[in-house]
Molecule: c-di-AMP riboswitch aptamer (ydaO/yuaA leader)
Organism: soil metagenome
């Protein structure tokens, strides 16, 4: 530079300064939440759900209810350097938190987040736009 991700930007304020703290707001994102409609569940449990591509599923082996490893396949995400859309190639990812017995949808209303974590030369085609 430039990627992953909603997590970026402005605005007062601290004695100064700060990628810090506190406070508001705006763009994005997130959840509760009527009528209709959908659904029949689960209540010392088969407990339910949310966030997120990160789910389903075959073989072996360890355990031997569960779950764990290794490695294949299917769905799905992600990069490829001016941007989007399609294709083809190529790589890589296919995690982990959380709620706390409890919520389908869902106006109007309510509530929350605005982190963290990366890095080495970065293919082709089509079609529309951008810069110069």
């Nucleotide at each position: 530079c430039g990627c992953c991700g909603a997590a970026u930007c402005c605005c007062c304020g601290g004695a100064c300064g700060a990628u810090c703290c506190g406070g508001g707001g705006a763009a994005c994102g997130g959840g509760g939440g009527a009528c209709c409609c959908a659904a029949c569940g689960u209540u010392u449990u088969c407990g339910g759900g949310g966030c997120g591509a990160a789910u389903c599923u075959c073989a072996c082996g360890g355990u031997c209810a569960u779950c764990c490893g290794u490695g294949g396949g299917g769905a799905g995400c992600g990069c490829g350097g001016c941007u989007c859309u399609u294709u083809c190639c190529g790589c890589g990812c296919c995690a982990g938190c959380c709620c706390g017995u409890c919520a389908g949808c869902u106006a109007a209303c309510c509530c929350c987040g605005c982190a963290g974590g990366c890095c080495g030369a970065g293919g082709a085609a089509a079609g529309a736009g951008g810069a110069u």